[in-house]
Context: one part of a larger RNA
RNA sequence: UGACGGGGGCUCACACAAGCGGUGGAGCAUGUGGCUUAAUUCGAGUCAACGCGAAGAACCUUAUCCUGGGCUUGACAUGUACGGAUCAACCCGGUGAAAGCCGGGCCACACUCGCAAGAGCGGAACGUGCACAGGUGCUGCAUGGCUGUCGUCAGUUCGUGUCGUGAGAUGUCGCGUUAAGUCGCUAAACGAACGCAACCCCUAUCUUUAGUUGCCAGCGCGUCAUGGCGGGGACUCUAAAGAGACUGCCGGUGUCAAACCGGAGGAAGGCAGGGAUGACGUCAAGUCCUCAUGGCCUUUAUGCCCAGGGCUGCACACGUGCUACAAUGGGGCGUACAAAGCGCCGCUAAGUCGCGAGACCACGCUAAUCGCAAAAAGCGCCCCCCAGUACGGAUUGCAGGCUGCAACUCGCCUGCAUGAAGCCGGAAUCGCUAGUAAUCGCCGAUCAGCAUUGCGGCGGUGAAUGUGUUCCUGAGCCUUGUACA
Numbered sequence: 001u002g003a004c005g006g007g008g009g010c011u012c013a014c015a016c017a018a019g020c021g022g023u024g025g026a027g028c029a030u031g032u033g034g035c036u037u038a039a040u041u042c043g044a045g046u047c048a049a050c051g052c053g054a055a056g057a058a059c060c061u062u063a064u065c066c067u068g069g070g071c072u073u074g075a076c077a078u079g080u081a082c083g084g085a086u087c088a089a090c091c092c093g094g095u096g097a098a099a100g101c102c103g104g105g106c107c108a109c110a111c112u113c114g115c116a117a118g119a120g121c122g123g124a125a126c127g128u129g130c131a132c133a134g135g136u137g138c139u140g141c142a143u144g145g146c147u148g149u150c151g152u153c154a155g156u157u158c159g160u161g162u163c164g165u166g167a168g169a170u171g172u173c174g175c176g177u178u179a180a181g182u183c184g185c186u187a188a189a190c191g192a193a194c195g196c197a198a199c200c201c202c203u204a205u206c207u208u209u210a211g212u213u214g215c216c217a218g219c220g221c222g223u224c225a226u227g228g229c230g231g232g233g234a235c236u237c238u239a240a241a242g243a244g245a246c247u248g249c250c251g252g253u254g255u256c257a258a259a260c261c262g263g264a265g266g267a268a269g270g271c272a273g274g275g276a277u278g279a280c281g282u283c284a285a286g287u288c289c290u291c292a293u294g295g296c297c298u299u300u301a302u303g304c305c306c307a308g309g310g311c312u313g314c315a316c317a318c319g320u321g322c323u324a325c326a327a328u329g330g331g332g333c334g335u336a337c338a339a340a341g342c343g344c345c346g347c348u349a350a351g352u353c354g355c356g357a358g359a360c361c362a363c364g365c366u367a368a369u370c371g372c373a374a375a376a377a378g379c380g381c382c383c384c385c386c387a388g389u390a391c392g393g394a395u396u397g398c399a400g401g402c403u404g405c406a407a408c409u410c411g412c413c414u415g416c417a418u419g420a421a422g423c424c425g426g427a428a429u430c431g432c433u434a435g436u437a438a439u440c441g442c443c444g445a446u447c448a449g450c451a452u453u454g455c456g457g458c459g460g461u462g463a464a465u466g467u468g469u470u471c472c473u474g475a476g477c478c479u480u481g482u483a484c485a
Base pairs, nucleotide, nucleotide: 001485002484003482004481005480007479008478009477010476011475012474013473015469016468019432020431021430022429023428026323027322028321029320030319031318032317033316034314035313042053043052065309066308067307068306069305070304071303074132078131079130080129081128082127083126090105091104092103093102094101095100109122111120112119113118134298135297137296138295139294143292144291145287146286147285148283150281155194156193157192158191159190160189161170162169163168174185175184176183200275201274202273203272205243206242207241208240209239210238211237215232216231219230220229221228246269249263250262251261252260253259325425329384330383331382332381333380334379335378341372342371343370346365347364351360352359353358391422396417397416398415399414400413401412402411438461439460440459441458442457443456444455
C1' cells in the first nucleotide's frame, strides 16, 4: 500500500421489512444431468451453465455422431510442367439406394486467315503429374476480436508542488450536500484526464410549415348505409422545424454557501418517464464450432461426396416455462374500444363448398390507399349450482386437412369419441415501488412446414404496500487490528 475480520462509524440497493403475485406438489412443453445406445455431434457449469450458442434438427441443416457405399490435386484457391486435341455447361444410355463409375451425343468465346465449309492461335476449361489445397481435429492456460460479470456501482488515475531516508502520502481527507469524486466551504496543495452529468433517440404540451393514401366542423350532392362524391385545412393525425423546465419565481431552513422542504404558475418540477451509453480493472471468466491467428496433429484421411439412421432414445433427478385445480368462474348468443408490425417465391378481400382444419374461384395491394385483422379481457342477456362437475384437459382410438420429393422413426392443425393427474402445493425459494405488479389479447424475426407455451416488441384493463434501516445479502467511503501478500 492492499486484502481480510462472526472490529467500529456513516451511507445505499426490492437487501430486509410492509404488500401483491408466483416457483417448489399435478399434467405437459423445453433445456440439463444421468442412464441407455451402433450413434444418442459439440460447447456452456455458483451468482455470471441449464426455453443458453440454436431468431426454426423429418431430408438438408449436421459438425463422419453412427452404419454402409464411394472420391483422392480433391467440394474450393493459386502457380507450374506435359498431354490430347476441343472441353465444360446441357442431353442420353448402362450400373447403382444415391453419390460415384463406365460409354456416347452436342461442340460455345476472343483474334487471324478464308466467299463459305473450315483451319490456326490464345485465354478459359479438361486429363496426367508436381507444388499444394482441406480439417466444426487439439490447445480460449499461446492469442486478436467479441462477450458476460462486479455495475450505470462512483469510482480509477496523472502532471507539477509539498511532506517522508524510503516504500509511499497529499490531492481523492474533513464539515455539509447529492442519484453521483454532484456541488459548496475549509484545507499544502494547484490543476488535469478517464468515468458521473450533459450532448443523441422515444414518450408527454404547444406553435409554425405541409394536406395525400389520412381527417370531416361548417356548405352542397348522393345512399338502406359508409368521407361515398364536390369541396374544405378548422379538428384528429402524419413528419419536419421550433418553443418549453432552468431550483427560473415566492416563502422557510441552512454558514451570507452548496443545497433541502413547502408553494405558485404550468401539459410537465426539481435527474419529468423510458432507451442508448458500461471508467481503471477483476474472474488465466466464456468463445480456436462466427471470424481471424501462433504452435501441434492429420494428408487414399481427422479431407470430400452420398444413402439411411441419430441429435427427438427413458426406471430417474434438477432448472426455466405453459395449462390448471374453478363461480372475481365455465359455456352460449349479441355488442364495443387499440397500438405496433408484416406482405409480390408475398398478404389475400368478397363469393361458393365444408361441422371444421381447409378447399375452389378471384378483386385489390410493391401498400397512411389493399390485405393479414377477429383484438381479447370488457359490456348486455341466458344456462350451469359447488360436484373431480357443463372444472381440468393429459392420454388414447378413428376419420380428415395442410406443407413438403418424402411426415414410420420424427411435423402442425381439424372433427368425433376418450376423458388421466390435479381440490392451491413440505423444507425452501423468486419477481415487482406505478401506468409498475397482476391480468388480457395483437404483431414480428427464424421459417416450405413446424414441435413458438420460447425470444423480441405492441397496446388494453390496472392494483396493494413502504417513506423504516435492528437483522439477512451485496456494495461504497472513513477508521481500527493483523503472525496474510